[in-house]
Two RNAs folded together computationally: RNase P RNA and transfer RNA, 487 nucleotides in total.

RNA sequence: GGAGAUCUCCAGGCGGUCGCUUCGCGGGGCUUUCGGGCCCGCGCGGAGAGGAAAGUCCGAGCUCCCACGGGCAGCAUGCUCGCUAACGGCGAGGCGCGGCGACGCGACGGAAAGUGCAACAGAGAAUAGACCGCCGGGCUCCUUCGGGGGUCCGGUAAGGGUGAAACGGUGCGGUAAGAGCGCACCGCUCCGACGGCGACGGCGGAGGCACGGUAAACCCCAUGCGGAGCAAGACCAAAUAGGGGAGCGGUACGCGGGUCGCCCGUCCCGCCUCCACGUCCGGCUCGCCGGGCGCGGGGCCGCUUCCGGGUAGGUUGCUCGAGGCCGGCGGCAACGCCGGUCCCAGAGGAAUGACCGCUCACCGGCGUUCGCGCCGGGAGACAGAACUCGGCUUACGGAGAUCUCCGGCG
RNA sequence: GCGCCCGUAGCUCAGCUGGAUAGAGCGACGGCCUCCGGAGCCGUAGGUCAGGGGUUCAAAUCCCUUCGGGCGCACCA
Numbered sequence: 001g002g003a004g005a006u007c008u009c010c011a012g013g014c015g016g017u018c019g020c021u022u023c024g025c026g027g028g029g030c031u032u033u034c035g036g037g038c039c040c041g042c043g044c045g046g047a048g049a050g051g052a053a054a055g056u057c058c059g060a061g062c063u064c065c066c067a068c069g070g071g072c073a074g075c076a077u078g079c080u081c082g083c084u085a086a087c088g089g090c091g092a093g094g095c096g097c098g099g100c101g102a103c104g105c106g107a108c109g110g111a112a113a114g115u116g117c118a119a120c121a122g123a124g125a126a127u128a129g130a131c132c133g134c135c136g137g138g139c140u141c142c143u144u145c146g147g148g149g150g151u152c153c154g155g156u157a158a159g160g161g162u163g164a165a166a167c168g169g170u171g172c173g174g175u176a177a178g179a180g181c182g183c184a185c186c187g188c189u190c191c192g193a194c195g196g197c198g199a200c201g202g203c204g205g206a207g208g209c210a211c212g213g214u215a216a217a218c219c220c221c222a223u224g225c226g227g228a229g230c231a232a233g234a235c236c237a238a239a240u241a242g243g244g245g246a247g248c249g250g251u252a253c254g255c256g257g258g259u260c261g262c263c264c265g266u267c268c269c270g271c272c273u274c275c276a277c278g279u280c281c282g283g284c285u286c287g288c289c290g291g292g293c294g295c296g297g298g299g300c301c302g303c304u305u306c307c308g309g310g311u312a313g314g315u316u317g318c319u320c321g322a323g324g325c326c327g328g329c330g331g332c333a334a335c336g337c338c339g340g341u342c343c344c345a346g347a348g349g350a351a352u353g354a355c356c357g358c359u360c361a362c363c364g365g366c367g368u369u370c371g372c373g374c375c376g377g378g379a380g381a382c383a384g385a386a387c388u389c390g391g392c393u394u395a396c397g398g399a400g401a402u403c404u405c406c407g408g409c410g
Numbered sequence: 411g412c413g414c415c416c417g418u419a420g421c422u423c424a425g426c427u428g429g430a431u432a433g434a435g436c437g438a439c440g441g442c443c444u445c446c447g448g449a450g451c452c453g454u455a456g457g458u459c460a461g462g463g464g465u466u467c468a469a470a471u472c473c474c475u476u477c478g479g480g481c482g483c484a485c486c487a
Stems, first nucleotide, its partner, number of pairs: 001406010012359007020048007027040005050382001054393002057391005062229004067266006074225005079093005094108001095106004109220002114218002116214002131160002133156010168186006188207005194201002233316004243307008254271005272299004277294007309486003323342008360380001362377006411483007420436004429467001438454005460476005
């Protein structure tokens, strides 16, 4: 000097003049059932968008489903140890892969529980297999008598081919030719002691030299999970059609309904009424009355659903939090503990804007004593809270620190 | 703000339970037929499967992410 890798921080700054939103205190006006309510371009003071506010991918707080327990289904995660309210997140490590390296990525349990799948090609794709080959033998033809061709049988899977992948790899020996057939090393499996909390690691030994791939295929194992969501929910006001249709249920220790799909248990709610007919019992003033059962119809109630209608208004939820900052201690770190200090938006069609001056950064020009000076320019990325927080992912301007590699100089 | 669904030829859609050449109709072009046109018949072309990354031998299809489009949300009864 160049090329990279990782981490951290900022998100233009200062001052002034007007303007906007909200909160607190005070003031004024109207009203009042004297609790309070409404209005005020009235005064003073405080505060006022982000690291991603984004995507809505995860987790929670909080609210409701009436509340909970157990099980099945379903979904999610998946190496080990830690952090955390929790997570699919973060930290540290292990193993594997990529990179010369600093580092980065991993959807990282199980294929010997079982069932599937691997098109086409290829002889053959998992208790596989002979296309071309190699070796031996029989028969036969040719022969330069070395041997060559054809065919059949047997042996073989080292070589070639097909394929993404071919039933361990390299080398030596051995064999008719070959083959873990034998041996050495590697690979794989098992055992032992050692190091480590652990995943694992290296060391030593033995072994058959064999138990292919695929689980973001079904699945098995381990762990976890109720569901919806602030448009959740609570309260008030107004208006219409409290309309119409269908189905189910409405006598008791049983039935029906009630949370997400199912089941079980606890729990909560409901279990009416009129008429007619038939029948039975009792009474009886021989008119009939009362009660039970069966059945039908109507009404009422509850649940489910369809059609249609009304209002789409106001208040609240709504900001003090697993909160921020500083310091100390512990921990490799994530983070935890202790102490001190601070209150940092709450809109409701949605507020923070406009102007001026200086300055920082960028571009251009001139000059330069190489420190920089002067002038001009337009204007500084991605991009706006909407209940709140912990993460992930995506978009993007600038500054700094540390580390790696390459080249050159001393 | 929250929840759910979709993107394939010029247009409207199949294919989604992974197999190797990605389809149908309409449209376009050409031919046949006809005096000509229409209809009909035959044929041809036309595709980064919204973009990117990953799993796998193999992805339109399975997983993650980005972009774009659509639907729904409250109360009374």
It holds a member of the Rfam family "Bacterial RNase P class A".